Background: This is a predicted structure of a 178-nucleotide RNA (Lysine riboswitch aptamer) from Bacillus litorisediminis. The prediction has a mean pLDDT of 78.
RNA sequence: AGUGAUGAUAGAGGUGCGAAUUUCAAAAGUAAAAACGCCGGAGAGGGAUGAGCCUCUGUGAUGGGUUUUGAAAGGGACGUUCGCCGAAGUGGGAAAUGGCUCAUAUCGUUUCUCGCUGGUUCUGUGUUGAAUAAAUACAGGACUGUCAAGAUCAGGAUCUUGGAGUGCUAUCUCACAU
Numbered sequence: 001a002g003u004g005a006u007g008a009u010a011g012a013g014g015u016g017c018g019a020a021u022u023u024c025a026a027a028a029g030u031a032a033a034a035a036c037g038c039c040g041g042a043g044a045g046g047g048a049u050g051a052g053c054c055u056c057u058g059u060g061a062u063g064g065g066u067u068u069u070g071a072a073a074g075g076g077a078c079g080u081u082c083g084c085c086g087a088a089g090u091g092g093g094a095a096a097u098g099g100c101u102c103a104u105a106u107c108g109u110u111u112c113u114c115g116c117u118g119g120u121u122c123u124g125u126g127u128u129g130a131a132u133a134a135a136u137a138c139a140g141g142a143c144u145g146u147c148a149a150g151a152u153c154a155g156g157a158u159c160u161u162g163g164a165g166u167g168c169u170a171u172c173u174c175a176c177a178u
Base pairs, nucleotide, nucleotide: 002176003175004174005173007172008171009170010169011168014085016084017083018082019081020080021079023077024076032069033068034067035066036065038064039063043056044055045054046053048104049103050102051101052100088117089116090115091114092113093112094111095110096109097108098107118144119143120142121141122140123139124138125137126136127135128134146163147162148161149160150159151158152157
């Protein structure tokens, strides 16, 4: 061994990311339903609270006991198929929508926008969850890919430190300069 461009195309990282789906485990002998000359004696249900509205209830509700029947959702594991390499995840804000109406808050789904995270994994704490599964936030490690700087080396390569995916590699395009 030119400069610039979040330009275009194609790629790489591996227990790689995500979606759908069969089967399986667990959820769980739980929720729920029915029966009882059982206990009990006034409220109960419609996602949380308050108000309303609707429904059931002294012909005995909610709750408890015995017996019989007995799920599912979310999440998870192996496999298969598909889409991919900001794949994707997550936090904040805004809008729409759903759970009887309104108010407050919360949860779920979709869209837009701003930010953080290269990837996998382990430990601790918190949150969600039935859970010691799993996910997620923060903190601390390990491994690994990539680029830069430096050192060693005949060379291939190895080691140390550091950065971040708007990155890296390859080929092209445009503009400028020579």